About this RNA: A computed fold for a 71-nucleotide RNA from a Candidatus Woesearchaeota archaeon, annotated as transfer RNA. The coordinates come from a structure-prediction model, not an experiment, and the mean pLDDT is 82. The RNAcentral record of the sequence draws on ENA. It matches the Rfam family "tRNA". Rfam classes the family as a transfer RNA. Rfam links the family to the GO term triplet codon-amino acid adaptor activity. NCBI's taxonomy places the organism under Archaea, Nanobdellati, Candidatus Woesearchaeota.
[in-house]
This record gives sequence, C1' cells and structure tokens, in this order.
RNA sequence: GCAGUAGUAGUCUAGCGGCAGGACAGGAGCUUCCCAAGCUUCUAACCCGGGUUCAAAUCCCGGCUACUGCA
Repeated sequence: GCAGUAGUAGUCUAGCGGCAGGACAGGAGCUUCCCAAGCUUCUAACCCGGGUUCAAAUCCCGGCUACUGCA
C1' cells in the first nucleotide's frame, strides 16, 4: 500500500428496513437477626460524517480504531 472481518449501556452479547433486547455490574425495595443467595423495579448503549428510504443499528459511500491475510 491492497483486501477481508469487527465496532451496540461500565463489561459481554443478540438484533437478515418498522418499539434497541438479554446477562453481568450499579441504585432502590422485598425477604433475612445479619451477610450471602433469591425476587421485583430503576438507570444506562447503536464508532464518526454523509447518502438512499415514509422509516436505517441494519442498505450504500467516505473516515477512524482494532484484528487477520497479501505485498
């Protein structure tokens, strides 16, 4: 330099154009003599910019970062 893959709460991960979901973590409550465990509930996310579309995490283009391969 070229090509491919990936980027989603603090962490891990799902989501093949139509409400962004789960787990862990964190806050509150219930339970318990206390702790732990369990149950309920709350908080918190689509890497950045543009395009297509009634509608984009998803499709297209460019960029950034990481990894892999080739040179």